[in-house]
Bacterial large signal recognition particle RNA from a Candidatus Nanohaloarchaea archaeon, 270 nucleotides, folded computationally. The sequence is in RNAcentral, with records from ENA.
RNA sequence: AUGGGUAGGCCGGGCGGUUCGGGGUCGCCUGUAACCUGAAAUCCUCUACAUGCAGUGGGCCGAAAACCAGUGCGAGGAGUUUCUUCGACGGUUCCGGCCCUUUCCUGGGCUGUCGAUGAUCCGUCCUCCGGGAUGUCGCAGGUUGUGAAUCGGGUCAGGCCUUGACGGGAGCAGCCCUAAGCAGUCUGUGGCAUGUUCGGAGGGUGGCGGAUCUGAGGUCCGGGAAAGGAUUCACCGGCCGUUGAAGAGCUUCCAGCACUGGGAACCCGC
Numbered sequence: 001a002u003g004g005g006u007a008g009g010c011c012g013g014g015c016g017g018u019u020c021g022g023g024g025u026c027g028c029c030u031g032u033a034a035c036c037u038g039a040a041a042u043c044c045u046c047u048a049c050a051u052g053c054a055g056u057g058g059g060c061c062g063a064a065a066a067c068c069a070g071u072g073c074g075a076g077g078a079g080u081u082u083c084u085u086c087g088a089c090g091g092u093u094c095c096g097g098c099c100c101u102u103u104c105c106u107g108g109g110c111u112g113u114c115g116a117u118g119a120u121c122c123g124u125c126c127u128c129c130g131g132g133a134u135g136u137c138g139c140a141g142g143u144u145g146u147g148a149a150u151c152g153g154g155u156c157a158g159g160c161c162u163u164g165a166c167g168g169g170a171g172c173a174g175c176c177c178u179a180a181g182c183a184g185u186c187u188g189u190g191g192c193a194u195g196u197u198c199g200g201a202g203g204g205u206g207g208c209g210g211a212u213c214u215g216a217g218g219u220c221c222g223g224g225a226a227a228g229g230a231u232u233c234a235c236c237g238g239c240c241g242u243u244g245a246a247g248a249g250c251u252u253c254c255a256g257c258a259c260u261g262g263g264a265a266c267c268c269g270c
Base pairs, nucleotide, nucleotide: 002269003268004267005266006265008061009060010059011058012030013029014028015027016026021046022045023044024043035057036055037054038053067262068261069260070259071258072257073256076253077252078251079250080249082248083247084246085245086244087243088242089241090240091239094238095237096236097235099229100228101227102226103225104224105223106222107221108220109219110218111217118213119212120211121210122209123208124207125206126202127201128200129199130198131197132196133194134193135192136191137190138189139188140187141186142185143184144183145182146181152177153176154175155174160169161168162167
């Protein structure tokens, strides 16, 4: 140096949860060359040498994948309001937006030398007074039509009553007429109304139309900038507070990996 066999070691570890506390059953993360069976949550086992219990079950290493120390990397867990982002709720009116005015820049539409804008004059829109017109309602009168089973009129077939007879009488239907009433229409009158008309008076900016002069702009919508104003809290953003999520930072526990170093027994063969 090498082969075999022993002593011995190993067959997982960590975080969270639970517990006075250590381990296990539970959740998650990460590993092994190498494990099965059984019980375990108002539970099982143990007491600081606490890092499981039960099984006369199985396997691996045995000079290294095991042990110790150091350095670096590092999955994952726990804590923390230190920061960032996002969300929810509430507060505030301090700031900005939203709102108003003016000016400037810019995009688009319409209009304008067939005359924009401006100036002057006239008229009109408005108010009041008076008259007319129209409509509607009421009243009065005229007129036309209609209008009474019986209790209105006339004429009354038939039939009825009466008479010895001639005659006489009442009278239904039908026809004609009419009263009240109803409907239409006309006239007068009163009230009300007016997308109506005439006359008179008044009237401030303004709108519209016309005439004259002037001669190139006028107007609407959107965006941006500046100045000033308003200022309700309705809305939006900022701001303040509470809370949640994610990420980063900080503190802490740390599986695992890489490197370096350290220590380690016995027997036999060759």
Taxonomically the source falls in Candidatus Nanohaloarchaea (Archaea, Methanobacteriati, Methanobacteriota).